[in-house]
RNA sequence: GUUAUUGAAAGGCAAACCUGCUGAAAGGCAGGGACGCAAAGUUUCCGACCUAAGGGCGCAUGCCUAAGGUAGCGGGACUGCCGUU
Numbered sequence: 001g002u003u004a005u006u007g008a009a010a011g012g013c014a015a016a017c018c019u020g021c022u023g024a025a026a027g028g029c030a031g032g033g034a035c036g037c038a039a040a041g042u043u044u045c046c047g048a049c050c051u052a053a054g055g056g057c058g059c060a061u062g063c064c065u066a067a068g069g070u071a072g073c074g075g076g077a078c079u080g081c082c083g084u085u
Base pairs, nucleotide, nucleotide: 004085012037013036017032018031019030020029021028022027035072041078042077043076045075046074047073048070049069050068054065055064056063057062
């Protein structure tokens, strides 16, 4: 220096829910709050799932559709803190 790894310590993130802002919605952001997380750091490349504004179909309540989302659904890619062996 690299890889792997058990337990402990320091430190980190923050589900539901509440408030505000934002968005057509799903959702996102900020504050509070902790269910959990050793990549719960980054990335939609693949699969899955959510929404359906716009578009398409329909006489119609409606149906289909992602170029919108979920990285805390799984896989892949990239990056990384503390100390022990």
Record summary
A computed fold for an 85-nucleotide RNA from Methylovorus glucosotrophus, annotated as c-di-GMP-I riboswitch aptamer. Of the family's consensus pairs, 95% are formed in the model. The same sequence occurs in records of 2 taxa. The coordinates come from a structure-prediction model, not an experiment, and the mean pLDDT is 83.